Description
A computed fold for a 72-nucleotide RNA from Phlebia radiata, annotated as transfer RNA. Model confidence (mean pLDDT): 82 of 100. NCBI's taxonomy places the organism under Eukaryota, Opisthokonta, Fungi, Basidiomycota, Phlebia.
RNA sequence: GGCUUUGUAGUGUAGCGGUUAUCACGGGAGAUUCUGAUUCUCUUAACCCAGGUUCGAGUCCUGGCAAGGCCU
Numbered sequence: 001g002g003c004u005u006u007g008u009a010g011u012g013u014a015g016c017g018g019u020u021a022u023c024a025c026g027g028g029a030g031a032u033u034c035u036g037a038u039u040c041u042c043u044u045a046a047c048c049c050a051g052g053u054u055c056g057a058g059u060c061c062u063g064g065c066a067a068g069g070c071c072u
Base pairs, nucleotide, nucleotide: 001071002070003069004068005067006066007065010025011024012023018055026044027043028042029041030040031039048064049063050062051061052060
C1' cells in the first nucleotide's frame, strides 16, 4: 500500500428497515436473614463520528476514526 471483518449500557452480548433497543454480569434500592452469603423483586445505564438513501436507519450506502485478520 491492497483486500477483509468488527465497532451497541461499566464489561460481555442479541437485534428481518417499523413496540419503550435484548439478555447476562456489574451498580443502586427493597424483601428474606439475628448478621452475612444465597435466592427473589424493582431500578440504573448504550447504538464510534459526519454525511446520504428512505415516510421511517442500530440495521442499507459513502467518507472518516479505532481495533483485528490476510496479502504484498